[in-house]
Context: one part of a larger RNA
RNA sequence: CGUAGAACUUUGCGCAGGCCCUUCCCUAGUACGAGAGGACCGGGAAGGACGAAACCUCUGGUGUACCAGUUGUCGUACCAACGGCAUUGCUGGGUAGCUAUGUUCGGUUAAGAUAAGUGCUGAAAGCAUCUAAGCACGAAGCUGUCUGCAAGAUUAGAGUUCGUUAUUAGGGUCCUGGGAGAUGACCAGGUUGAUAGGCUGCAGGUGUAAGUCCCGUGAGGGAUUCAGCCGAGCAGUACUAAUAACCCGAU
Repeated sequence: CGUAGAACUUUGCGCAGGCCCUUCCCUAGUACGAGAGGACCGGGAAGGACGAAACCUCUGGUGUACCAGUUGUCGUACCAACGGCAUUGCUGGGUAGCUAUGUUCGGUUAAGAUAAGUGCUGAAAGCAUCUAAGCACGAAGCUGUCUGCAAGAUUAGAGUUCGUUAUUAGGGUCCUGGGAGAUGACCAGGUUGAUAGGCUGCAGGUGUAAGUCCCGUGAGGGAUUCAGCCGAGCAGUACUAAUAACCCGAU
């Protein structure tokens, strides 16, 4: 830009992916075979690798805006308590998110047409012959079944609802944001509001703060104290910010 206004829901021309393998048990030590050995068909149970499949409950990883310990040094006048720097100074843990080695799931099954191959009927060629006419079977392969995309499929499809000259239906600018994201886009919201921040509560992490008191000459220990602090998690709550306004919109 088109699909002669929109919003939502769709059909599927077509495209892509997938289709895997092994072992064991039963049938059955049966059929077969002198024996050694040892099935087809059918049923069941585990497992491997793979997956641009999903997820984070568990097991782990990460987690430089969370907590604690600790070394050196500088600073807040000093003590105490803190802060800066030293690879995040180093060390021990760790929420959310992301993640695999973790968890769950998947490769099922019709059907159709076939390959090699197996046949029926059957002439040419009084016989024979699966083939020349005709007919029936037959693969992990093909089509399809399964999964994803998909009407620029210019053959531009279909359905439902709204709109008909109207600053209309609807959309956008702008703003708060994230299950989205480089930016656009997408999605959740914009006071008739829980969208983000704040606050409150909870979960969860760390592991018992500071101050004060007690014990000890002291380094320290104990009590207050399952404390204190706390990023992203879950709720609640209009305190703050989403005000106001404008633009496009059917020859």
Molecule: large-subunit ribosomal RNA, domain VI
Organism: Candidatus Paceibacter sp.